[in-house]
Molecule: Bacterial small signal recognition particle RNA
Organism: Actinomycetota bacterium
Parts: sequence; structure tokens; C1' cells
RNA sequence: UCCGAGGUCCCAUGCGACGUCGCACCGUGAACCUGGUCAGGGCCGGAAGGCAGCAGCCAUAAGCGGUCUGCGACGGGUGCCAUGGCCAAGCCGCGGACUC
Repeated sequence: UCCGAGGUCCCAUGCGACGUCGCACCGUGAACCUGGUCAGGGCCGGAAGGCAGCAGCCAUAAGCGGUCUGCGACGGGUGCCAUGGCCAAGCCGCGGACUC
């Protein structure tokens, strides 16, 4: 210097982590403007009984939080990842040939 294949670069697909969002699950969660049960007290009634209903309790809405959890979607300067494609233009190393 030339040749060859390879890596890097580029593209596609797939997989795994990461981030965000959503769902599921659990917890928490309403003085009153959610529900149930409604002590006490109140009202109606001659009485029997009935009515509304505060606190409390229970269940929850919106919301908030949680998990080495599960599912889905999106994203990229994610990964000593996988497969295929692309190039011989640049870089890197390898093999071979030739020359000095």
C1' cells in the first nucleotide's frame, strides 16, 4: 500500500433494566353539604307507636400514601444484550500478500 472478514457508525425487530402515566391490590380518608345503624336528646300521638336525626361505629367518594407486587402504554445519550440488514465513506484492532 492492497485484499478479506470483524467491531464502531446507521436502520429494523425482539428482550431486559430505568423513568413517566394508567389500571389492579392494600392502607388511610367526609364535623355538615355520602350511605347504613342511629345511644342521648327533640317532635307527633290519649296510648300503642311513629318521624326526623347530632355524636359514635361501620362502609365508602374525591384525594393521599404504599409495595424488592402484578398488568398495560409511552419514552430515550438505557444495555461490555440478541438477530437481521446496510456501508467499505471515516476510525479501531486482526489475518494474509507485496514493497521499503